This is a predicted structure of a 74-nucleotide RNA (c-di-GMP-I riboswitch aptamer) from Coriobacteriales bacterium OH1046.
Its mean pLDDT, the model's own confidence on a scale to 100, is 84.
Lineage of the source: Bacteria > Bacillati > Actinomycetota > Coriobacteriia > Coriobacteriales.
RNA sequence: AACGUUACCCGGCAAACCCGUCGAAAGACGGCGACGCAAAGCUACAGGGCCUUCACUGGCAGCCAGUUGCAAUG
Numbered sequence: 001a002a003c004g005u006u007a008c009c010c011g012g013c014a015a016a017c018c019c020g021u022c023g024a025a026a027g028a029c030g031g032c033g034a035c036g037c038a039a040a041g042c043u044a045c046a047g048g049g050c051c052u053u054c055a056c057u058g059g060c061a062g063c064c065a066g067u068u069g070c071a072a073u074g
């Protein structure tokens, strides 16, 4: 350095429900709250897939994936 394993230490993120706001909607933001996560960090113009719309109109990364990265250890 690369790959793998694990979450012990230090910690991190935050599903659903509910409340408020924005939105045509999907959904997003904030609060509450933890279902879970070793990348539940980032990327929607790397790609696929899914949801929404009259509309390539918009959205989902906690669907697959791309990319970057922490601790211990092999």
Base pairs, nucleotide, nucleotide: 003074004073005072006071012037013036018031019030020029021028022027035062041067042066043065047064048063049060050059051058